[in-house]
């Protein structure tokens, strides 16, 4: 994971009807100044146009650099097992500690590039599946 309104179109035969393009509000994201923090990055690769001695510029494709969404990371060990342990980080059915018990650590996206950022510029509000551990306080009075 949500209110609010609502166009086409369809049924219906003109309506408390299905329907939900464009917008709006709340709710999360990302780019993005000063200061502050940070420092040397020699453009990672291939392709086309210019250019044409090189260089150097524009455009386009990939991903090992690097970076965003998320709870989904780190170290160690072992070596093909849908591996094992530890720390760490997420779940468990009206809020919230601590314990316990059982599980989860996945997946996608940008495209060489991006700290932090006011103003300002932008994006998401989709989909699926399942059916509730236990103990002890604190809140709450739905």
């Nucleotide at each position: 994971a949500u209110u609010c309104a609502u166009a086409a179109a369809a049924c219906a035969c003109u309506g408390c009807u299905u329907g939900g393009c464009a917008g709006a509000a709340g709710c999360g994201g990302g780019g993005g100044a000063a200061c502050c923090a940070a420092a040397u990055u020699u453009u990672g690769g291939g392709c086309u146009u210019c250019a044409c001695a090189u260089c150097a510029a524009a455009g386009c494709c990939c991903u090992u650099g690097g970076g965003g969404u998320u709870a989904a990371g780190u170290u160690g060990c072992a070596c093909u097992a849908c591996g094992c342990a530890a720390c760490c980080g997420a779940g468990u059915g009206a809020c919230u500690u601590c314990c316990u018990a059982c599980u989860c650590g996945a997946a996608c996206c940008c495209g060489a590039c991006a700290g932090c950022u006011c103003a300002c510029c932008u994006c998401g509000u989709u989909a699926g599946g399942c059916a509730c551990u236990g103990g002890a306080g604190g809140a709450a009075a739905a």